A computed fold for a 122-nucleotide RNA from Priestia koreensis, annotated as SAM riboswitch aptamer (S box leader).
Taxonomically the source falls in Priestia (Bacteria, Bacillati, Bacilli, Bacillaceae).
Its Rfam family is "SAM riboswitch aptamer (S box leader)". Rfam's curators write: The SAM riboswitch is found upstream of a number of genes which code for proteins involved in methionine or cysteine biosynthesis in Gram-positive bacteria.
The coordinates come from a structure-prediction model, not an experiment, and the mean pLDDT is 81.
RNA sequence: CUCUUAUCCAGAGUGGCGGAGGGACUGGCCCUGUGAAGCCCGGCAACCAUCAGAUCAGCGUAAACUGAUUUGAACGGUGCUAAUUCCUGUAGAACAAAGGUAUUUGUUCUCACAGAUGAGAG
Numbered sequence: 001c002u003c004u005u006a007u008c009c010a011g012a013g014u015g016g017c018g019g020a021g022g023g024a025c026u027g028g029c030c031c032u033g034u035g036a037a038g039c040c041c042g043g044c045a046a047c048c049a050u051c052a053g054a055u056c057a058g059c060g061u062a063a064a065c066u067g068a069u070u071u072g073a074a075c076g077g078u079g080c081u082a083a084u085u086c087c088u089g090u091a092g093a094a095c096a097a098a099g100g101u102a103u104u105u106g107u108u109c110u111c112a113c114a115g116a117u118g119a120g121a122g
Base pairs, nucleotide, nucleotide: 001122002121003120004119005118006117007116008115013041015040016039017038021031022030023029025089027087028086042081043080044079047077048076050073051072052071053070054069055068056067057066058065085114091110092109093108094107095106096105097104098103
């Protein structure tokens, strides 16, 4: 970098260093010297790993073991820590408004695209 798959409306700081940008991209709308990015510490969460319990299945006389599901813990590997992935983009549906009928606008919802993160593969 590419592919597969799961998740993305919850949660998390009155900290230290640092000094001007940041929210991927488009269009918006925001955050920011009352201190951005980045780094450290703290925290959140429970994807992977680990540990403990329960249920079911396999094997078995039983125990043990293995697998699946589920509950909990939080020492390890990541991740996250303004706003729903901040909203939006493509397609469709419903509703409403305008309009001499072709359409336009708005609201809500669904799917896709894009993106982010984990796990696995190349």